RNA sequence: AGACCAUCACGAGCGAUCGAGGGAUCUGGCCCGCAGACAUCGCAGCAACCCCCUGACACAGGACCGGUGCUACCGCCAGAGACGAUGGAGG
Numbered sequence: 001a002g003a004c005c006a007u008c009a010c011g012a013g014c015g016a017u018c019g020a021g022g023g024a025u026c027u028g029g030c031c032c033g034c035a036g037a038c039a040u041c042g043c044a045g046c047a048a049c050c051c052c053c054u055g056a057c058a059c060a061g062g063a064c065c066g067g068u069g070c071u072a073c074c075g076c077c078a079g080a081g082a083c084g085a086u087g088g089a090g091g
Stems, first nucleotide, its partner, number of pairs: 004088005013043005021032003025080005044071003049067002052062004075083001
């Protein structure tokens, strides 16, 4: 990145601030939300992609200090498309 690989039905919430929309886009549903959603920040937690350890090393097991990620609903559901998100690799 209109070009690579993997994953996306498990798991894990409180507080503060803000104030009307939010669950990526379109259509149709369903749901969350002024009893404060979404978002941001703090703390806590989950997980185990990278990192780390062991082995028989494209793999399996372990560990969780560090880099990310995540913590309503199967990526909320169905259909669509130059789909999207996250990590790694690469430039």